[in-house]
């Protein structure tokens, strides 16, 4: 240099005018302070928190599943094992039940998709011959996959039928790790294909519904109870006149429950940033400093000017900026993102 892998961050700035929202102030419409995201998104996990409710065991149903850590807690996240892919960095991986409990599945090809097979082939009989009969799983073709591999002996021909070596399983010790596992050994010809993101079986979880959750205060309308005969309307009084009521009660005052509406939960919280101390790491202890949105599901903007950035042009110039947008918080997880800036590590090639 070139090409790969990996983690982290940034998503324009600075002013001016005009707009909106919450708070805050006061002389009441000015001042002032603050106002999106790294994912606010999907709402896919897990808690915090409320309110039913009292969940103690079993069953059904859902989820999760190799080990060890972290953590409030998880299907997160970190370290490791295994297995797979790559020359490496490194990246997949629902990875318990070595499918040797049971059930059940495998298109197509194929004879045969599993408890034990015959399609061609070999081989012995028997027949003059098609051919029947009976061994064989070695050869051949089919398939993603055919009932361990190689070689020697064995045999009519074959075949763990017998042996050597390699594989694998079971089984008993060993030795190294906290485990998951890894290494070695002995013993048994035991050679029993695949699939559990199929049912299943073991082991652990998990009680429901959500802030439009809940609490406080409460008009009006309807109830109860108590006192009551008059009590309202034509602007005031008078008078007339209408209305409502007087056993079924207008009016007034009291009570509980509660609608509408108000407040509340509500943003200070498993918080952020900084040092600095254990820890490979995730994280976790201690100092210090900060306060940063809380609504009506409604607010968080527009405009110009310089500066970056990128394109396209010789130059003046002129064009462009991405996904996307808080509703109770919070940790994760996925999923969108134009442009950019950075750290570690790999491999190839050239120089010194």
């Nucleotide at each position: 240099a070139g090409g790969g892998c990996u983690g982290a961050c940034c998503g324009g700035g600075u002013g001016a005018u005009c707009g909106c929202g919450u708070g805050g102030u006061c002389a009441a419409g000015g001042c002032u302070a603050c106002g999106a995201g790294g994912a606010a998104a999907g709402u896919c996990c897990g808690c915090g928190c409320u309110c039913c409710g009292c969940a103690g065991g079993g069953u059904a149903c859902g989820g999760c599943g190799c080990c060890g850590g972290u953590u409030a807690a998880c299907c997160g996240c970190c370290g490791g094992a295994c297995g797979a892919g790559g020359u490496a960095a490194c990246u997949c991986g629902a990875u318990g039940g070595c499918a040797g409990a049971g059930u059940g599945c495998a298109a197509c090809a194929g004879a045969g998709a599993a408890c034990g097979a015959a399609u061609u082939g070999c081989c012995c009989a028997c027949g003059c011959g098609a051919g029947u009969g009976g061994g064989u799983g070695a050869g051949g073709g089919u398939g993603a996959a055919a009932a361990g591999g190689u070689g020697c002996g064995g045999u009519a021909a074959g075949a763990g039928c017998g042996c050597a070596c390699c594989g694998g399983c079971a089984u008993c010790g060993c030795u190294g790790g906290u485990a998951a596992c890894a290494g070695g050994g002995g013993u048994g010809g035991c050679c029993g294909g695949g699939c559990a993101a199929a049912c299943c079986c073991c082991g652990c979880c998990g009680g429901g519904a959500g802030c439009a959750a809940g609490g406080u205060c409460a008009a009006g309308c309807a109830g109860g109870c108590g006192c009551a005969a008059g009590g309202g309307g034509c602007g005031a009084c008078c008078c007339g006149u209408c209305c409502c009521a007087u056993u079924u009660g207008a009016g007034c005052g009291c009570c509980g429950g509660g609608u509408a509406g108000a407040c509340u939960g509500c943003u200070u919280g498993a918080g952020g940033c900084u040092g600095u101390c254990c820890g490979u790491a995730a994280g976790g202890g201690c100092a210090g400093c900060c306060c940063u949105a809380g609504a009506g599901a409604g607010a968080u903007g527009a405009u110009c000017a310089c500066c970056g950035c990128c394109c396209a042009g010789g130059a003046a110039u002129g064009g462009g900026a991405a996904c996307a947008g808080a509703a109770c918080g919070c940790g994760g997880c996925u999923u969108a993102c134009a442009g950019g800036u950075u750290g570690a590590c790999c491999c190839u090639g050239c120089u010194g």

Bacterial RNase P class A from an Anaerolineae bacterium, 352 nucleotides, folded computationally. The gene name in the source record is rnpB. Taxonomically the source falls in Anaerolineae (Bacteria, Bacillati, Chloroflexota). The model forms 94% of the base pairs in the Rfam consensus. Its Rfam family is "Bacterial RNase P class A". Its family is annotated with tRNA processing, ribonuclease P activity and dimeric ribonuclease P complex in the Gene Ontology. The RNAcentral record of the sequence draws on ENA. The coordinates come from a structure-prediction model, not an experiment, and the mean pLDDT is 78.